[in-house]
Context: one part of a larger RNA
RNA sequence: CACUCGUUCAGGAACUCGGCAAAUUGACCCCGUAACUUCGGGAGAAGGGGUGCCGCGGUAGGGUUCAUAGCCCGAGGCGGUCGCAGAGAAAUGUCCCAGGCGACUGUUUACUAAAAACACAGGUCUCCGCAAAGUCGCAAGACGACGUAUGGGGGCUGACGCCUGCCCAAUGCUGGAAGGUUAAGGGGAGUGGUUAGGAGCAAUCCGAAGCUACGAACCGAAGCCCCAGUGAAUGGCGGCCGUAACUAUAACGGUCCUAAGGUAGCGAAAUUCCUUGUCGGGUAAGUUCCGACCUGCACGAAUGGCGUAACGAUCUGGGAACUGUCUUAACGAGUGGCACA
Numbered sequence: 001c002a003c004u005c006g007u008u009c010a011g012g013a014a015c016u017c018g019g020c021a022a023a024u025u026g027a028c029c030c031c032g033u034a035a036c037u038u039c040g041g042g043a044g045a046a047g048g049g050g051u052g053c054c055g056c057g058g059u060a061g062g063g064u065u066c067a068u069a070g071c072c073c074g075a076g077g078c079g080g081u082c083g084c085a086g087a088g089a090a091a092u093g094u095c096c097c098a099g100g101c102g103a104c105u106g107u108u109u110a111c112u113a114a115a116a117a118c119a120c121a122g123g124u125c126u127c128c129g130c131a132a133a134g135u136c137g138c139a140a141g142a143c144g145a146c147g148u149a150u151g152g153g154g155g156c157u158g159a160c161g162c163c164u165g166c167c168c169a170a171u172g173c174u175g176g177a178a179g180g181u182u183a184a185g186g187g188g189a190g191u192g193g194u195u196a197g198g199a200g201c202a203a204u205c206c207g208a209a210g211c212u213a214c215g216a217a218c219c220g221a222a223g224c225c226c227c228a229g230u231g232a233a234u235g236g237c238g239g240c241c242g243u244a245a246c247u248a249u250a251a252c253g254g255u256c257c258u259a260a261g262g263u264a265g266c267g268a269a270a271u272u273c274c275u276u277g278u279c280g281g282g283u284a285a286g287u288u289c290c291g292a293c294c295u296g297c298a299c300g301a302a303u304g305g306c307g308u309a310a311c312g313a314u315c316u317g318g319g320a321a322c323u324g325u326c327u328u329a330a331c332g333a334g335u336g337g338c339a340c341a
Stems, first nucleotide, its partner, number of pairs: 001336008010327002014325001019322001027051005036041001038159001052081005061073004082086001094320007101312002106118002122157007134143003160307004165237003170234002172230005179225003185219002190214005197206003238256005265299001266296001277293005
C1' cells in the first nucleotide's frame, strides 16, 4: 500500500445516476391492525408489550389407559431473586405511501440481458367427417390416434370487469358461373421440300402418288378478367373557408376529396418533436414523480382499448427507521505485497 473484516465523537443520505454497499429489523407468546378487495385476501399489515432463575408446585387442566397405577404434555396466577443487558451466543422479515408494465405460479439469451420478453388458463377466427386436416419420408410407412368435431391442426389475443366503432376501394380468402382471355391436345383450310413422269437442243421448267416440313379457322380446363360476400382477414380510418350582441371559441353553414374519414375510452403517455408545455401537489430549492388540462409532431379498440384486488430478485417517485454512503477520517484484526535483517 491492497484486499477481507471489526469498532467509532457530533451529524444522519449532506454520498451517489440511484441509499449501490452497509446498517436497522429478526425467534416465540399476547394485544392490536387501514385504504382497497375478485370477500379468498391485503396481513407477520402498521404499531405496541412480555421472555432469565428460585419457591408455592410439575399446580389447574389435558393426553395415554380398564384404571381414581404409572408415564407424558402443561398454561395462567402469586411471591422472591441477580445482572448494564434474560429470544443474554449463533441462526432468524426493515417498514410504509404513490405510480408504470405484466393478471397470477412458471419459462428464457449454458458463458455480459430474468425483463415490460416467452408461456399461461380464458377469448376468438379458420381448416378437418376419418384412408380426416396437418406433418415427416423418394417410397413403403409413421405421427396425428389405437383419438372422431365437448376431437384434432393452424393463426391472433392473453386472468377478471366494462367494451371492442366506421371502411370490402386495394390485397387475401370464400362462393359464383353468363360473358371475355387462354396451354397442351384435337382439328386440318392452305403452303413448302423431294421426284416417277412430261416438255425442251440445252440451261431448265411443270409436276401425280408417297414420304416429309410447316400450318389458318374451329373445339380445348383451371387460372385471370368479371359478379358477390368476408375485418378477433392483410390493412385503412381527410383538407380548406366562414359564422354567436366584449373578446375568445364555434353547437352551425359552405366547399373539395375519399372505400371510409378515428366512435367509446385514454392522452406531454414505455407514445409529446417544440418541451424543463401550462396549472396544481410534494421540496427552502424538483428536466424526475403525482393530479389535472388537451395544442394527440406521430394514442385508440383482440399487431386489442380502458380499468383492476392479489402477485413481482421488475421499473419510477416519495417517506420513516437505520447507518462510515458522506462531512472526514481514525484505530484495531487477518491475509497478501514491498523494505530491512

Model confidence (mean pLDDT): 88 of 100. The part of an RNA shown here (large-subunit ribosomal RNA, domain IV) has 341 nucleotides and comes from a soil metagenome. Its Rfam family is "Bacterial large subunit ribosomal RNA".